RNAcentral holds the sequence, with entries from MGnify. This is a predicted structure of a 132-nucleotide RNA (c-di-AMP riboswitch aptamer (ydaO/yuaA leader)) from a soil metagenome. Its Rfam family is "c-di-AMP riboswitch aptamer (ydaO/yuaA leader)". Rfam links the family to the GO terms cyclic-di-AMP binding and regulation of gene expression. On this family, see Barrick et al., Proc Natl Acad Sci U S A 2004: "New RNA motifs suggest an expanded scope for riboswitches in bacterial genetic control". Rfam describes the family as follows. This family represents a conserved RNA structure found upstream of the ydaO and yuaA genes in Bacillus subtilis and related genes in other bacteria. The ydaO/yuaA element is thought to act as a genetic 'off' switch for the ydaO and yuaA genes in its native state. It is believed that the element may be triggered during osmotic shock leading to activation of ydaO, a predicted amino acid transporter gene, and members of the yuaA-yubG operon which code for KtrA and KtrB K+ transporters. Its mean pLDDT, the model's own confidence on a scale to 100, is 79.
RNA sequence: CGCCGAGUCUCUGUUGUGCCGGAGAGCCGGGGAACCACUGAUCCACUGGGGCGAAUCUCGUGGCCCGUCCACGAGCAGCGCAGCUCUCUCAGCGCGAGCCCGUCAGCUAACCCGGUAGGCCACAGAAAGAGA
Numbered sequence: 001c002g003c004c005g006a007g008u009c010u011c012u013g014u015u016g017u018g019c020c021g022g023a024g025a026g027c028c029g030g031g032g033a034a035c036c037a038c039u040g041a042u043c044c045a046c047u048g049g050g051g052c053g054a055a056u057c058u059c060g061u062g063g064c065c066c067g068u069c070c071a072c073g074a075g076c077a078g079c080g081c082a083g084c085u086c087u088c089u090c091a092g093c094g095c096g097a098g099c100c101c102g103u104c105a106g107c108u109a110a111c112c113c114g115g116u117a118g119g120c121c122a123c124a125g126a127a128a129g130a131g132a
Base pairs, nucleotide, nucleotide: 002120003119004118008025009024010023011022012021013020026116027115028114029113030112031111036106048104049101050100051099052098057075058074059073060072061071062070063069078095079094080093081092084131085130086129087128089126090125
């Protein structure tokens, strides 16, 4: 310089430089009417439900405390990268995690609440259209 991501900027404080606290702006997320959606009966088995995020689901092998589990592998919904930006096409490289609420929440105007982190790179294809 650049990338993932909402995670940037301004002002301020007895020390506070980017790091601690506070107040704003911008951006992001949650709760929350009407309308709409959901909705009936009987029996059996299993099982709470929900949120952020691209991160879901399937199959196989093995393990085990034999499950709603764990590990590995192959795929998959979906997501990211390629250097002025956007769209499309071809070729290519990656990700496909983790965390939170706590028995509770569909949508949702008014209204209410919260976040504003963290982590990366030595790599850096082509063509077309539009814009700057």